[in-house]
RNA sequence: GCCUCCGUGGCUUAGUGGUAGAGCAGCAGACUGUGAAUCUGCCGGUCGUGGGUUCAAGUCCCACCGGGGGCU
Numbered sequence: 001g002c003c004u005c006c007g008u009g010g011c012u013u014a015g016u017g018g019u020a021g022a023g024c025a026g027c028a029g030a031c032u033g034u035g036a037a038u039c040u041g042c043c044g045g046u047c048g049u050g051g052g053u054u055c056a057a058g059u060c061c062c063a064c065c066g067g068g069g070g071c072u
C1' cells in the first nucleotide's frame, strides 16, 4: 500500500430501511434476624466522525478515524 471483518448505554451484545431492545453492572423497593440469592421497578445510548441517497438511515453509498485478520 491492497483486501476483508468489526465499531450501538459503564461492560457484553441484538437490531439487515419505518418510534434503538436485552443481559450483566448501578440505584430504589419487596423478601430476610442481618446479608447473599430471588422478585419488582428505575437510571443510563448525539448508534466511531463527517457528508450523501431517501418521505424516513444504527441499517444503503462515499471519505476519514480506531481495532482484529490476511496479502505484498
Stems, first nucleotide, its partner, number of pairs: 001071007010024004018055001026042005048064005